Predicted 3D model of a 507-nucleotide part of an RNA (small-subunit ribosomal RNA, 5' domain) from an uncultured bacterium. Its mean pLDDT, the model's own confidence on a scale to 100, is 83. RNAcentral holds the full RNA, with entries from ENA.

[in-house]
Context: one part of a larger RNA
C1' cells in the first nucleotide's frame, strides 16, 4: 500500500507506484526613473474659461504604461523517459574557462553617427509589419593615452537656483592573485543472457594543417595497418547511479518513495543564436503528430512547475494563505517579484501520545444461555450510593518565532570651511500569513467517545441450536453423508484495540 467492517481527540510525518497520456481556468520572473528619450493612465501643484463645480491647458512634483539599456532569466521547482557507460561512487591528474565576490596596484582624456519610443502615411480578419521623418542614453563606432595585441562611461548628493569647481559613494576598463563554480583525462568498482563469438574502416596509430576555453580523429588531406575479445568484446534485454531503505546476529538478500549529492529530459525529432555561463521547462528556427482560432489568404499552443480537470488504475490531496521568518533576482534604498519556501485544508495513509471513568455495590436481580431440573454462567458486570473531569464542550485572557533597514543624538574620518557622505556607540517608535491557533485561566456535566477478527491441531480460545458430502468452510493437514468443540446461528470465551482482518511485496 489497496480492499471489508469499524471509528473519539492530538501531535510529527508521508500522499499518483499506472499513461515521459491529453489539458479548461488561475498563477509559478522579474527588477531598476540613482543609465536614457518621455508622458499614455493616477495623484498634486500652477494657468485659463465660465454654468462656483465641471471643462481645457500644463513633466512644474510624486510616480509610470509602452520603448531604448542594465542585470537576471542556465538558479530556484518537476520527471526519471532515454541511458549498462558521454552515466554514477570513489582515488587521482594536466591542457582549461569563471558573470557577480574579495585582494593590491594602474587608468577612467577627447570626438562620431544612428536608432526604438514618438508624430506620419500605409497593409492585414488576426498575429504581426512596411515606407519615409525626429530625437536620447551606461546603447553603438573611430581616434588618443599605447609600442606587436587589446581596451575605457559615468550616475547620483551637497555647498539656495544655474554653470564651473571640490568631496565621498557607486560604476567602467585593461593586467595579476583568491575564492567558488563548470569543462576535460585515467585507474578500479556498478544487472541478465553464450540458445548472442567473434567485432571495428575515422575502425587504430602518426605527421602536417583545422577547430576549441582547453587535451584529444574532435575534424580533414596523406601514411602506416592496426585496435578490442572467453578476465566475455560485439549484440540483445533490463535499469537513473550514490549517500542511504528494509530485512538479517552476522555474512548477505532485497530495494533507490519522502530528504541531500550527481546525472539526464522538457510534446517528438534536428540546429543553432545571445550570453560569463544553455545548445535554453514557462527562448529563437526546421519538420512531424495532436489541439485551437480564422474574414480560408494565414496564424496560436506545449502543467514530467503549483492548484486543478479528462482518461488509465485497487489506488493517492485544496483551482487555500502569506511574503512575517529562511533563501534568491533587481535596486543605494525604500521597496517589488518569488506555487521556492513557510502555513493552512483533505486522507486512521504510517509512527506515537491520549481517552471513552474511578471506587463501592449479592436481593449473586431481571433478562440471556446452558441444565442431570437441583443448579451453573454472563457477573461486581449492571441498578443504586459517593467521587473525579483528562479529552470534547461554553466562556475570558493570550504568545515565542524580530532583527536589520528607518528616526534622532553623540562620536569619528574626509574638506581651507559649512554641508552631503561613509563607520561607530546609545535611544526612541513601528513590523506575523500561520492566529485568536497553541497555551494559560475558569464553568458545566458521567455527561459525547469500541470495534475488528478468531476458537478441530499448527494456536490462546467450547457449549447448544439449525444443517445433513446440500448448503458451505480452507493457510497446510483436512471438515460436512441426522447428535459437526472444523458450515450457518446464538450464548460463553481468547486475542489485538481506534483499530481490526483479508490480500499483495520483501527480508
Nucleotide at each position: 500500500a489497496a480492499c471489508g467492517c469499524u471509528g473519539g481527540c492530538g501531535g510529527c510525518a508521508u500522499g499518483c507506484c499506472u499513461u515521459a497520456c491529453a489539458c479548461a481556468u488561475g498563477c509559478a520572473a522579474g527588477u531598476c526613473g540613482a543609465a536614457c528619450g518621455g508622458c499614455a493612465g493616477c495623484a498634486c501643484g500652477g494657468g485659463a474659461g465660465c454654468u462656483u463645480g465641471c471643462u481645457c491647458c500644463u513633466g512644474g512634483u510624486g510616480g509610470c504604461g509602452a520603448g531604448u539599456g542594465g542585470c537576471g532569466a542556465a538558479c530556484g521547482g518537476g520527471u526519471g523517459a532515454g541511458u549498462a557507460a558521454u552515466a554514477u561512487a570513489u582515488c587521482g591528474g594536466a591542457a582549461c574557462g569563471u558573470a557577480c565576490c574579495c585582494u593590491a596596484g594602474a587608468g577612467u582624456g577627447g570626438g562620431g553617427g544612428a536608432u526604438a519610443a514618438c508624430g506620419c502615411a500605409g497593409c492585414g480578419a488576426a498575429a504581426c509589419u512596411u515606407g519615409a521623418g525626429c530625437u536620447a542614453a551606461u546603447a553603438c563606432c573611430g581616434g588618443a593615452u599605447a609600442c606587436g595585441c587589446c581596451c575605457u562611461u559615468u550616475u547620483g548628493g551637497g555647498g539656495a537656483a544655474a554653470g564651473g569647481u571640490u568631496u565621498a559613494c557607486u560604476g567602467c576598463c585593461g593586467a595579476a592573485g583568491g575564492a567558488u563554480c563548470g569543462g576535460c583525462c585515467c585507474g578500479c568498482g556498478u544487472c541478465u543472457g553464450a540458445u548472442u563469438a567473434g567485432c571495428u574502416u575515422g575502425u587504430u596509430g602518426g605527421u602536417g594543417g583545422g577547430g576549441u576555453a582547453a587535451c584529444g580523429g574532435c575534424c580533414u588531406a596523406c601514411c602506416a595497418a592496426g585496435g578490442c575479445g572467453a578476465c566475455g568484446a560485439u549484440c540483445a534485454g533490463u535499469a537513473g547511479c550514490u549517500g542511504g531503505u528494509c530485512u538479517g546476529a552476522g555474512a548477505g538478500g532485497a530495494u533507490g518513495a519522502c530528504c541531500a549529492g550527481c546525472c539526464a529530459c522538457a510534446c517528438u525529432g534536428g540546429a543553432a543564436c545571445u550570453g560569463a555561463g544553455a545548445c535554453a521547462c514557462g527562448g529563437u528556427c526546421c519538420a512531424g503528430a495532436c489541439u485551437c482560432c480564422u474574414a480560408c489568404g494565414g496564424g496560436a499552443g506545449g502543467c514530467a512547475g503549483c492548484a486543478g480537470u479528462g482518461g488509465g488504475g485497487a489506488a493517492u490531496u485544496u483551482u487555500g494563505g502569506a511574503c512575517a521568518a529562511u533563501g534568491g533576482g533587481c535596486g543605494c534604498a525604500a521597496g517589488c517579484c518569488u506555487g521556492a519556501u513557510c502555513c493552512a485544508g483533505c486522507c486512521a495513509u504510517u509512527c506515537c501520545g491520549c481517552g471513552u471513568g474511578a471506587g463501592u455495590g449479592a436481593a449473586g436481580a431481571a433478562g440471556g444461555c446452558c441444565u442431570u431440573c437441583g443448579g451453573g454462567u454472563u457477573g461486581u458486570a449492571a441498578a443504586g450510593c459517593u467521587c473525579u473531569u483528562u479529552c470534547g464542550c461554553a466562556a475570558g485572557g493570550g504568545a515565542a518565532g524580530a532583527a536589520a533597514a528607518c528616526u534622532u543624538a553623540c562620536u569619528u574620518u574626509c574638506u581651507a570651511a559649512u554641508a552631503a557622505a561613509g563607520a561607530g556607540u546609545g535611544a526612541g517608535g513601528c513590523u506575523g500569513a500561520c492566529g485568536g491557533u497553541a497555551c494559560c485561566u475558569u464553568g458545566a456535566u458521567a455527561a459525547g467517545a469500541a470495534g475488528c477478527a478468531c476458537c478441530g491441531g499448527c494456536u490462546a480460545a467450547c457449549u447448544a441450536c439449525g444443517u445433513g458430502c446440500c448448503a458451505g468452510c480452507a493457510g497446510c493437514c483436512g471438515c460436512g453423508g441426522u447428535a459437526a468443540u472444523a458450515c450457518g446461528u446464538a450464548g460463553g470465551g481468547u486475542g489485538c484495540g481506534a483499530g481490526c482482518g483479508u490480500u499483495a511485496a520483501u527480508c